Molecule: transfer RNA
Organism: Candidatus Saccharibacteria bacterium RIFCSPHIGHO2_12_FULL_44_22
């Protein structure tokens, strides 16, 4: 320097163009309970790493950049 992968809720992921961005663990509140656990129910939490472009539409395609890992020289 050169390839290839990975970034989406606090954590671990899912989502490969189209109507609302989700899971599960956590966190809040409430029911149970003597009381904690454990269940139920209900809610909070997101510029989808960053800029630009293609489409009527972009977490998803396309170009650069950025950080993490890996191989390779």
């Nucleotide at each position: 320097g050169g390839g290839c992968g990975g970034c989406u809720a606090g954590c671990u992921c899912a989502g490969u163009g189209g109507u609302u961005a989700g899971a599960g663990c956590g966190c809040u509140u409430c029911a149970c309970u003597g009381a904690u656990a454990a269940u139920g129910a209900a809610g909070a939490g997101g510029u989808c790493c960053c800029a630009g472009g293609u489409u009527c539409a972009a977490a998803u395609c396309c170009u650069g950049g950025g950080u993490c890992g890996c191989c390779c020289a």